[in-house]
RNA sequence: GGGGGAGUAGCUCAGUGGUAGAGCGGCUGACUGAAAAUCAGACGGUCGUGGGUUCAAUACCCACCUCCUCCA
Repeated sequence: GGGGGAGUAGCUCAGUGGUAGAGCGGCUGACUGAAAAUCAGACGGUCGUGGGUUCAAUACCCACCUCCUCCA
């Protein structure tokens, strides 16, 4: 320098055009003499950045940024 892949909650990841979810973790409550386990609840997201297409974009297109990998 070139090819490919990834970027979504604190972490690991779903979500292939119609206003984003799970598990784990943390918090609160129930249970317990007290914990653990279990159960319930709420919180937590400018979906990497900027444009474009579209009535509508996390999802499609372009550029850029970061990481991984392959070739040279």